The RNA shown here (Bacterial RNase P class A) has 355 nucleotides and comes from an Acidimicrobiia bacterium.
Model confidence (mean pLDDT): 79 of 100.
The model forms 95% of the base pairs in the Rfam consensus.
It was read from a public genome assembly, where an Rfam model found it.
[in-house]
RNA sequence: CGAGCCGGGGAGACGGUCGCGAUCGGGUAUCCGAUCGAGGAAAGUCCGGACUCCACAGGGCAUGACGCUGGGUAACACCCAGGCGGGGCGACCCGAUGGACAGUGCAACAGAGAGCAGACCGCCGAUGGGCAACGGAGACGGAGCCACAGGCAAGGGUGAAACGGUGGGGUAAGAGCCCACCAGCACGACGGGUGACCGACGUGGCUAGGUAAACCCCGUCAGGAGCAAGACCGAGCAGGAGCAGGGCUGCCCGCCCGCCACGCUCCGGGUAGGUCGCACCAGGUCGACCGGCAACGGCGAUCGCAGACAGAUGACCGUCCACGACAGAAUCCGGCUUACACCCCGGCUCGAUCA
Repeated sequence: CGAGCCGGGGAGACGGUCGCGAUCGGGUAUCCGAUCGAGGAAAGUCCGGACUCCACAGGGCAUGACGCUGGGUAACACCCAGGCGGGGCGACCCGAUGGACAGUGCAACAGAGAGCAGACCGCCGAUGGGCAACGGAGACGGAGCCACAGGCAAGGGUGAAACGGUGGGGUAAGAGCCCACCAGCACGACGGGUGACCGACGUGGCUAGGUAAACCCCGUCAGGAGCAAGACCGAGCAGGAGCAGGGCUGCCCGCCCGCCACGCUCCGGGUAGGUCGCACCAGGUCGACCGGCAACGGCGAUCGCAGACAGAUGACCGUCCACGACAGAAUCCGGCUUACACCCCGGCUCGAUCA
RNA backbone atom coordinates (compact mmCIF):
# COMPACT_ATOMS: atom_id res chain seq x y z
C1' C A 1 0.00 0.00 0.00
C1' G A 2 -3.76 -3.65 -1.52
C1' A A 3 -7.34 -7.58 -0.50
C1' G A 4 -10.17 -9.71 3.44
C1' C A 5 -12.29 -11.32 8.60
C1' C A 6 -14.51 -9.94 13.35
C1' G A 7 -16.38 -6.51 17.07
C1' G A 8 -18.30 -1.65 18.84
C1' G A 9 -20.65 3.31 18.21
C1' G A 10 -23.59 7.26 15.79
C1' A A 11 -28.72 7.57 13.14
C1' G A 12 -28.17 14.66 13.24
C1' A A 13 -26.59 18.80 17.04
C1' C A 14 -27.07 23.87 19.24
C1' G A 15 -29.89 28.61 19.85
C1' G A 16 -34.55 31.53 19.14
C1' U A 17 -40.23 32.45 17.98
C1' C A 18 -45.08 30.35 17.68
C1' G A 19 -48.01 25.71 18.21
C1' C A 20 -48.88 20.30 20.71
C1' G A 21 -48.94 16.00 25.13
C1' A A 22 -47.72 14.46 30.21
C1' U A 23 -45.99 15.42 35.36
C1' C A 24 -45.27 18.99 39.22
C1' G A 25 -46.05 23.92 41.38
C1' G A 26 -48.88 28.55 41.48
C1' G A 27 -53.66 30.46 40.19
C1' U A 28 -59.45 30.27 39.31
C1' A A 29 -62.96 32.88 34.29
C1' U A 30 -60.25 28.32 31.77
C1' C A 31 -53.86 31.16 32.45
C1' C A 32 -48.42 31.30 34.05
C1' G A 33 -43.78 28.77 35.07
C1' A A 34 -40.31 24.55 35.29
C1' U A 35 -38.95 19.64 33.62
C1' C A 36 -39.47 15.75 30.17
C1' G A 37 -41.47 13.95 25.34
C1' A A 38 -40.76 7.70 19.44
C1' G A 39 -36.43 3.37 17.44
C1' G A 40 -31.95 0.44 16.43
C1' A A 41 -35.00 -1.72 14.65
C1' A A 42 -40.66 1.24 17.55
C1' A A 43 -41.41 -3.46 12.19
C1' G A 44 -42.65 -9.21 12.01
C1' U A 45 -46.10 -11.26 16.04
C1' C A 46 -41.53 -15.85 15.62
C1' C A 47 -39.77 -17.71 20.87
C1' G A 48 -39.48 -16.86 26.38
C1' G A 49 -41.54 -14.57 30.57
C1' A A 50 -43.70 -10.74 34.16
C1' C A 51 -48.78 -9.57 35.28
C1' U A 52 -54.43 -10.67 35.28
C1' C A 53 -58.55 -14.09 35.32
C1' C A 54 -60.53 -19.17 35.09
C1' A A 55 -59.56 -21.57 40.40
C1' C A 56 -59.30 -24.18 46.05
C1' A A 57 -55.78 -27.25 43.95
C1' G A 58 -54.32 -32.27 41.58
C1' G A 59 -53.38 -37.12 38.49
C1' G A 60 -53.37 -39.65 33.69
C1' C A 61 -53.79 -39.70 28.31
C1' A A 62 -53.40 -36.91 24.00
C1' U A 63 -50.85 -32.85 21.66
C1' G A 64 -46.73 -29.70 20.95
C1' A A 65 -41.63 -28.06 21.57
C1' C A 66 -36.43 -28.93 22.40
C1' G A 67 -32.30 -32.52 21.39
C1' C A 68 -23.63 -32.94 21.71
C1' U A 69 -21.28 -31.03 26.76
C1' G A 70 -20.66 -27.34 30.56
C1' G A 71 -21.99 -22.46 32.13
C1' G A 72 -25.25 -17.70 32.08
C1' U A 73 -30.31 -15.98 32.72
C1' A A 74 -36.61 -14.82 35.71
C1' A A 75 -36.90 -18.02 31.43
C1' C A 76 -35.97 -19.48 26.32
C1' A A 77 -35.54 -22.48 20.27
C1' C A 78 -31.54 -16.88 23.28
C1' C A 79 -26.19 -15.73 24.87
C1' C A 80 -20.97 -17.53 26.28
C1' A A 81 -17.19 -21.21 26.25
C1' G A 82 -15.96 -25.98 24.52
C1' G A 83 -16.44 -31.12 21.74
C1' C A 84 -17.33 -33.46 17.01
C1' G A 85 -18.19 -32.76 11.68
C1' G A 86 -17.77 -29.54 7.17
C1' G A 87 -15.72 -24.96 4.20
C1' G A 88 -11.51 -21.55 3.73
C1' C A 89 -3.98 -20.55 2.55
C1' G A 90 -5.60 -17.86 6.91
C1' A A 91 -8.08 -14.45 10.26
C1' C A 92 -12.70 -16.86 10.61
C1' C A 93 -17.55 -19.00 9.03
C1' C A 94 -21.46 -22.92 8.94
C1' G A 95 -24.41 -27.00 11.77
C1' A A 96 -32.88 -29.30 13.46
C1' U A 97 -25.39 -31.92 16.14
C1' G A 98 -29.51 -38.04 20.72
C1' G A 99 -30.77 -43.29 18.42
C1' A A 100 -30.40 -46.88 11.87
C1' C A 101 -28.45 -53.75 16.27
C1' A A 102 -36.46 -51.90 18.95
C1' G A 103 -39.68 -51.92 14.67
C1' U A 104 -41.94 -50.09 9.95
C1' G A 105 -41.15 -47.31 5.48
C1' C A 106 -38.53 -44.78 1.21
C1' A A 107 -34.46 -44.29 -2.66
C1' A A 108 -36.50 -42.19 -9.99
C1' C A 109 -33.32 -43.61 -14.01
C1' A A 110 -29.05 -46.46 -15.24
C1' G A 111 -27.14 -51.11 -13.75
C1' A A 112 -26.13 -58.20 -13.24
C1' G A 113 -26.96 -56.35 -8.50
C1' A A 114 -28.98 -50.78 -3.95
C1' G A 115 -28.91 -54.74 2.16
C1' C A 116 -27.04 -59.64 3.91
C1' A A 117 -27.56 -58.29 -3.31
C1' G A 118 -25.27 -59.76 -7.71
C1' A A 119 -22.93 -61.63 -13.49
C1' C A 120 -23.41 -57.31 -18.76
C1' C A 121 -18.05 -57.28 -20.64
C1' G A 122 -14.68 -60.50 -18.81
C1' C A 123 -10.73 -64.28 -16.10
C1' C A 124 -9.93 -69.76 -15.32
C1' G A 125 -11.24 -74.31 -17.37
C1' A A 126 -6.79 -77.90 -12.75
C1' U A 127 -10.83 -82.01 -12.48
C1' G A 128 -15.11 -84.04 -16.06
C1' G A 129 -16.15 -83.52 -21.73
C1' G A 130 -14.77 -82.77 -27.21
C1' C A 131 -10.82 -82.33 -31.02
C1' A A 132 -5.85 -83.39 -31.96
C1' A A 133 0.19 -82.50 -34.34
C1' C A 134 3.73 -86.08 -33.12
C1' G A 135 5.98 -90.94 -31.28
C1' G A 136 4.79 -96.17 -31.56
C1' A A 137 3.99 -102.74 -35.34
C1' G A 138 0.27 -102.49 -31.64
C1' A A 139 -1.49 -101.46 -26.73
C1' C A 140 -0.91 -96.75 -25.43
C1' G A 141 1.53 -91.89 -24.47
C1' G A 142 0.39 -87.11 -25.78
C1' A A 143 2.45 -80.80 -26.47
C1' G A 144 -1.46 -77.98 -27.96
C1' C A 145 -6.61 -76.30 -29.24
C1' C A 146 -12.19 -75.67 -27.95
C1' A A 147 -14.77 -73.30 -24.03
C1' C A 148 -19.48 -77.48 -23.15
C1' A A 149 -20.15 -78.86 -17.80
C1' G A 150 -18.14 -76.31 -13.87
C1' G A 151 -15.46 -72.28 -10.94
C1' C A 152 -14.70 -66.59 -9.82
C1' A A 153 -16.40 -61.58 -8.10
C1' A A 154 -9.88 -59.77 -8.02
C1' G A 155 -10.05 -56.40 -13.42
C1' G A 156 -13.62 -53.24 -16.62
C1' G A 157 -18.54 -51.01 -17.14
C1' U A 158 -23.49 -48.54 -14.83
C1' G A 159 -24.53 -45.17 -10.97
C1' A A 160 -24.75 -39.86 -6.23
C1' A A 161 -23.56 -44.34 -3.72
C1' A A 162 -21.72 -51.30 -5.22
C1' C A 163 -20.90 -55.21 1.03
C1' G A 164 -13.29 -52.25 3.78
C1' G A 165 -7.89 -50.06 1.66
C1' U A 166 -2.46 -51.06 0.16
C1' G A 167 1.19 -54.84 -0.43
C1' G A 168 2.39 -60.00 -0.37
C1' G A 169 1.34 -65.38 -0.15
C1' G A 170 -1.81 -68.97 -2.10
C1' U A 171 -4.83 -70.76 -6.32
C1' A A 172 -6.56 -73.53 -12.52
C1' A A 173 -8.09 -68.47 -12.03
C1' G A 174 -9.53 -65.77 -7.73
C1' A A 175 -11.60 -64.08 -2.90
C1' G A 176 -9.78 -61.75 4.49
C1' C A 177 -8.89 -67.78 1.96
C1' C A 178 -4.15 -66.57 4.90
C1' C A 179 -0.39 -62.80 6.55
C1' A A 180 1.75 -57.61 7.51
C1' C A 181 0.34 -52.56 8.03
C1' C A 182 -3.98 -49.12 8.13
C1' A A 183 -9.29 -47.54 8.82
C1' G A 184 -13.81 -49.09 11.05
C1' C A 185 -16.67 -52.26 14.72
C1' A A 186 -17.09 -55.26 19.40
C1' C A 187 -15.06 -56.50 24.15
C1' G A 188 -11.33 -55.43 27.99
C1' A A 189 -8.42 -52.43 30.84
C1' C A 190 -5.07 -47.58 31.20
C1' G A 191 -3.96 -42.03 30.96
C1' G A 192 -6.07 -36.71 30.39
C1' G A 193 -10.70 -33.84 31.01
C1' U A 194 -16.50 -31.54 35.51
C1' G A 195 -18.28 -33.35 30.72
C1' A A 196 -19.20 -33.96 25.43
C1' C A 197 -14.78 -36.36 24.04
C1' C A 198 -9.27 -37.06 23.12
C1' G A 199 -4.87 -40.34 23.32
C1' A A 200 -2.22 -44.77 23.34
C1' C A 201 -2.59 -50.48 24.35
C1' G A 202 -4.46 -55.76 24.21
C1' U A 203 -7.73 -59.51 22.09
C1' G A 204 -11.13 -60.84 18.33
C1' G A 205 -13.80 -61.65 14.13
C1' C A 206 -13.17 -59.89 8.98
C1' U A 207 -16.42 -55.45 8.15
C1' A A 208 -22.74 -55.01 10.25
C1' G A 209 -24.63 -48.90 3.49
C1' G A 210 -27.98 -44.05 3.16
C1' U A 211 -32.33 -41.56 5.06
C1' A A 212 -35.43 -40.10 11.47
C1' A A 213 -35.77 -31.78 8.17
C1' A A 214 -39.84 -40.03 7.12
C1' C A 215 -43.22 -42.66 10.88
C1' C A 216 -40.94 -44.08 15.24
C1' C A 217 -37.76 -44.98 19.98
C1' C A 218 -35.28 -42.45 24.15
C1' G A 219 -34.66 -38.11 27.39
C1' U A 220 -36.32 -33.18 29.15
C1' C A 221 -40.12 -29.42 29.36
C1' A A 222 -45.15 -27.35 28.79
C1' G A 223 -52.86 -26.05 32.21
C1' G A 224 -55.74 -22.42 29.23
C1' A A 225 -56.90 -17.57 27.62
C1' G A 226 -54.99 -12.93 27.17
C1' C A 227 -54.48 -5.46 28.81
C1' A A 228 -60.24 -5.65 23.77
C1' A A 229 -56.65 -9.63 30.44
C1' G A 230 -59.10 -7.81 34.60
C1' A A 231 -61.14 -4.29 38.78
C1' C A 232 -64.36 -0.22 40.11
C1' C A 233 -67.95 3.97 39.48
C1' G A 234 -72.04 6.22 37.03
C1' A A 235 -76.24 6.19 33.72
C1' G A 236 -80.12 3.42 31.49
C1' C A 237 -83.96 -0.44 30.01
C1' A A 238 -87.98 -4.96 29.73
C1' G A 239 -88.18 -8.84 30.18
C1' G A 240 -89.69 -13.96 28.31
C1' A A 241 -89.00 -19.30 27.46
C1' G A 242 -86.32 -23.85 28.27
C1' C A 243 -82.76 -27.16 30.98
C1' A A 244 -80.52 -30.56 35.68
C1' G A 245 -76.90 -29.50 35.25
C1' G A 246 -72.63 -25.95 35.24
C1' G A 247 -67.09 -24.75 35.92
C1' C A 248 -61.93 -26.30 35.80
C1' U A 249 -60.74 -23.13 27.76
C1' G A 250 -58.61 -31.15 23.91
C1' C A 251 -60.37 -35.92 26.59
C1' C A 252 -60.85 -38.99 31.15
C1' C A 253 -60.52 -39.32 36.52
C1' G A 254 -60.94 -36.36 40.66
C1' C A 255 -62.58 -31.76 42.93
C1' C A 256 -65.91 -27.50 43.55
C1' C A 257 -70.78 -24.89 42.90
C1' G A 258 -75.86 -26.18 42.22
C1' C A 259 -80.95 -28.81 41.15
C1' C A 260 -87.87 -23.38 44.32
C1' A A 261 -82.79 -21.23 38.68
C1' C A 262 -76.30 -19.59 41.15
C1' G A 263 -75.51 -21.07 36.32
C1' C A 264 -76.11 -22.59 31.14
C1' U A 265 -78.96 -22.17 26.15
C1' C A 266 -82.28 -19.29 22.97
C1' C A 267 -85.39 -14.82 21.80
C1' G A 268 -85.92 -9.56 22.99
C1' G A 269 -84.59 -4.50 25.22
C1' G A 270 -80.86 -0.74 27.16
C1' U A 271 -75.67 1.35 27.51
C1' A A 272 -71.02 2.14 24.41
C1' G A 273 -69.64 7.34 29.52
C1' G A 274 -65.66 7.74 33.28
C1' U A 275 -61.56 6.03 36.57
C1' C A 276 -57.88 2.34 37.61
C1' G A 277 -54.83 -1.27 35.31
C1' C A 278 -50.71 2.79 32.81
C1' A A 279 -45.05 2.57 34.08
C1' C A 280 -39.98 2.41 40.45
C1' C A 281 -38.42 -1.82 38.11
C1' A A 282 -35.76 -9.29 36.25
C1' G A 283 -34.83 -0.30 35.37
C1' G A 284 -30.95 3.03 32.86
C1' U A 285 -25.88 5.18 32.94
C1' C A 286 -20.70 5.34 34.79
C1' G A 287 -16.54 2.58 37.27
C1' A A 288 -8.80 2.15 35.58
C1' C A 289 -13.26 -1.88 41.73
C1' C A 290 -14.00 -7.62 42.96
C1' G A 291 -15.05 -12.81 40.81
C1' G A 292 -15.06 -15.28 36.00
C1' C A 293 -11.44 -17.23 29.50
C1' A A 294 -16.36 -15.26 28.47
C1' A A 295 -21.61 -14.60 28.67
C1' C A 296 -22.62 -12.62 33.22
C1' G A 297 -22.79 -11.70 38.54
C1' G A 298 -21.38 -8.65 42.84
C1' C A 299 -20.10 -3.82 44.92
C1' G A 300 -20.09 1.55 44.69
C1' A A 301 -21.83 6.18 42.62
C1' U A 302 -25.66 8.56 40.04
C1' C A 303 -30.37 9.29 37.32
C1' G A 304 -35.97 8.90 36.88
C1' C A 305 -35.33 9.27 30.64
C1' A A 306 -43.21 9.22 26.70
C1' G A 307 -47.84 7.35 28.87
C1' A A 308 -51.54 9.18 24.25
C1' C A 309 -56.99 7.23 23.75
C1' A A 310 -59.71 9.12 16.58
C1' G A 311 -54.81 8.78 19.48
C1' A A 312 -49.05 14.19 21.44
C1' U A 313 -43.16 16.67 18.80
C1' G A 314 -45.42 20.57 13.59
C1' A A 315 -43.98 25.30 11.15
C1' C A 316 -40.24 29.30 10.61
C1' C A 317 -35.20 31.59 11.25
C1' G A 318 -29.78 31.28 12.23
C1' U A 319 -25.12 28.30 12.93
C1' C A 320 -22.37 23.56 12.50
C1' C A 321 -22.43 19.26 9.50
C1' A A 322 -22.31 13.36 7.80
C1' C A 323 -26.61 16.68 3.25
C1' G A 324 -30.21 11.81 5.95
C1' A A 325 -31.49 5.58 4.35
C1' C A 326 -35.06 1.93 6.87
C1' A A 327 -38.80 4.11 9.29
C1' G A 328 -43.67 6.33 14.66
C1' A A 329 -44.53 3.74 21.28
C1' A A 330 -50.38 1.88 22.71
C1' U A 331 -49.46 -3.50 29.09
C1' C A 332 -44.25 -4.22 29.80
C1' C A 333 -39.51 -6.70 29.54
C1' G A 334 -35.32 -10.48 27.54
C1' G A 335 -34.21 -12.30 22.64
C1' C A 336 -34.48 -13.78 17.40
C1' U A 337 -35.65 -12.48 12.28
C1' U A 338 -36.34 -8.81 8.45
C1' A A 339 -35.30 -3.52 6.23
C1' C A 340 -31.41 0.03 6.13
C1' A A 341 -28.22 5.81 2.95
C1' C A 342 -23.94 7.60 5.23
C1' C A 343 -20.01 8.25 8.87
C1' C A 344 -16.52 6.95 12.90
C1' C A 345 -13.38 3.65 16.15
C1' G A 346 -10.65 -0.86 17.46
C1' G A 347 -8.46 -5.71 16.73
C1' C A 348 -6.85 -9.72 13.56
C1' U A 349 -5.40 -12.53 8.64
C1' C A 350 -3.13 -12.88 3.73
C1' G A 351 -0.14 -10.64 -0.23
C1' A A 352 3.49 -7.07 -2.34
C1' U A 353 7.35 -3.50 -1.45
C1' C A 354 10.99 -0.74 1.57
C1' A A 355 14.23 -0.30 5.87